[in-house]
């Protein structure tokens, strides 16, 4: 470096619901909550699904795949 994620250590993220806020909406953001996650970190590249003021625009990376990066441990 690659591979693996059983055992640890330090931790990290946050489904859902509630409140506030932005948006026509899907949904996003902030706070609380904690279903879960070894990349549940980032990217909208391919597929899939969703929304609309619909043939165009937007949303979901915690839907699948891919790309890039990362802590620890084992080997």
């Nucleotide at each position: 470096a690659a591979c693996u994620g059983a055992u640890a250590a330090g931790g990290g993220c946050a489904a859902u619901c509630c409140c506030g806020u932005c948006g026509c909406a899907a949904g996003g953001c902030g706070g609380g909550u904690a279903c879960g996650c070894a990349a549940a970190g980032c990217c909208a590249u391919g597929g899939a699904u969703c929304u609309c003021a619909c043939c165009g625009a937007g949303a979901u990376c915690g839907c699948c795949a891919g790309g890039c990066u990362g802590c620890c441990a084992g080997c």